[in-house]
Context: one part of a larger RNA
This record gives sequence, structure tokens and C1' cells, in this order.
RNA sequence: UUGGGUGUAAAGUGUUUAUAGGUGGAUUUUAAAUUCCUUUGUCAAAUCCCAAGGAUAAAGCUUGGAUAGGUGGUGGAAACUAACAAGAUGAAGUAUGGUAAAUGUAGAUAGAAUUUAUAAUGGAGUGGUGAAAUGCACUAAGAUAAGGAAGAACACCAAUGGGUAAAAACAUCUAUUGAAUCAUUACUAACACUUAUAGAUGAAAGGUAGGGGAUACAAUAGGAUUAGAGACCAUAGUAGUCCUAGAUAUAAAAUAUGGAUACUAAGUGUUAUGAAUAUAAAUCAUUAUAGUGUUUUAGCUAAUGUUCUAAGUAUAUGAUAUGGGAAUUAUGUUCACAAGAAUGAAACUC
Repeated sequence: UUGGGUGUAAAGUGUUUAUAGGUGGAUUUUAAAUUCCUUUGUCAAAUCCCAAGGAUAAAGCUUGGAUAGGUGGUGGAAACUAACAAGAUGAAGUAUGGUAAAUGUAGAUAGAAUUUAUAAUGGAGUGGUGAAAUGCACUAAGAUAAGGAAGAACACCAAUGGGUAAAAACAUCUAUUGAAUCAUUACUAACACUUAUAGAUGAAAGGUAGGGGAUACAAUAGGAUUAGAGACCAUAGUAGUCCUAGAUAUAAAAUAUGGAUACUAAGUGUUAUGAAUAUAAAUCAUUAUAGUGUUUUAGCUAAUGUUCUAAGUAUAUGAUAUGGGAAUUAUGUUCACAAGAAUGAAACUC
């Protein structure tokens, strides 16, 4: 406690495509399924309700009557919904012409740094810390300069900033590819919105096979610290981190806010594209569309806050919660190589 809720209290699927289903803009016709009206049949009796009656009263009994509702028939109405027909255009889409962008995929390259091997100079320390030690080093370290190799990440530009993508995510260059947005006059003419099931995609870690392996680094080892130290600190260091293929399907996957449409005061930035005015031109001031920030009125809210990018006012639609724990559990089922994932209770207890 359902006539109500879901940013932070329980509750928004990680994201997207789209089927069934649900819902659907304005105008004019047809017909009458639906809807509405009239009339009528039927829904046994008893019972319930109303009225009357006689039993001394009540209950009971006897007689009579009715609404509403369900369902069928006849005759009408044509506003709504659905259907039929017709065109129109604002929603939606197509074409044409521009623009911006770290969109995706594939390939290629530059410089700095790090480590390492080589030969050289040189000759005792170096490294690390709060302080030390383990460690490295006369079998020549560290340091200095040279050319070589390898793998991973991309300094400056760079910003408290901007952009692209459905999200995860994306910053060197080239090729290729898709989407978005704006403008224009044409074209289609409601072709739309949402979406269970299903499909696709989905950080990091971990798993399989084959490569690669520089840095830093779970585990592990010994060194410190400490009462102890399985930790924080330090020296080493494997898996993994990188690439290819296929598998896993979860994150505080967050804007903790589902997507769509319409309406509702203002100020001030910024990105993309226009319009008109002024100007030699840049710039400035005015204004439109699509994003992205910030301050804030009304409203909303338990408060915090939110506020044209709503958590406001409305519409249609899918998801989801129902006191805390037990419990992201048990059991069963499905999926998975496994790890595990999805679905998901109850007893009992407060």
C1' cells in the first nucleotide's frame, strides 16, 4: 500500500536492432462491427428487497410486485474507436548541395624514453629508505659518449575545454567506409512511437590455442618495520599486461535519472550550420535550427536539490520495487571448457 511510486530511501534492463502485442496527427466520405437510444424475449422455484393479508404479537407462512445487471431479436442515431474510399500537409522519410568530427576497419611510419647486448673511456663504489638492509659491483659495476636490437605507450599542441559513437569506448599519418547535422527547392504521403520473446554488441579481471615478452607487476622468495606482520616500505620476480582466433557476459556498465512526443519565464558561455542588417575586410551587435555547459523564476520535492538536456505540466508504451535479515543463498532449470552467469524461494528471526 496500487486512484500511489522508481536521482540520493525498496525500485530504470549495460547498450542497441526489431517481431508479436499495445498506442497512434489534421480534413471529407461510405457502411454500421463497436458505442448510444426505443421496444421486446429470456435469466425455474425458493431466497434477498418492497407492499398487503390472516395467524393474539414476533419469527415464520400466504398473495402480489420491482430496480439494476447479463444475454438474444426488431427498429433507429452516426459524435467517438476500428474498418472502407479520397485527396492534403506540419510528424516521419527520400533526393540534391555543403559542413564538422579522437566514428569504425585495414595498412604504414616518426621521435623521446626504458631495458638489453657489443666494443671503448675510467677505476670504487652503486642502489634504496623515515633510517637501513637484502640486491648489483675489481670475473670492472654505477657514470660518460657511440652506433645496434626489442617490446609497449604516444610528450608538446591540451583546456576547469570541445567533438564522434547505441553503449563499452575513441587523440600520429594514409586508404576505405558508415552515421550525424544544417540549408535548399523538389518528391513519398502518416509510411509513426514503444517493445515481451529473440538477435547483435559489451571495460577490466580470469579461461583456451598459437605468437610476443621492454616497462611496471598478483603469487612467491628473502630484507626491513613490528609484541607478531601472512600488510603498508624496499630488492628481486612468474602468471597476466601486448597481438591473432574463438569463448566468457559481468562493473559504483552512473547523469545512481528508460526511450518517444507536445507545452511552459529569463540571463550568460561554448560547438556545428545558416539568415538578414552594417562594413573595404576581420570583428561587433540582432536572430533561427541541432548539440553541450552554467546561474536561476514559477512549479515540483521529505529535504537536498531539479528547472526547455526537468526530478515541471500532459499523452501512449515497455522495465521494475513492495519492512530488515536469512539471501546476489538453497533447490530445480537453462547457458558455460572451467571460473561462474541468468532465473530465484521458504522455514526461522527482529
The part of an RNA shown here (small-subunit ribosomal RNA, central domain) has 350 nucleotides and comes from Torreya grandis. Model confidence (mean pLDDT): 82 of 100. Lineage of the source: Eukaryota > Streptophyta > Embryophyta > Pinopsida > Torreya.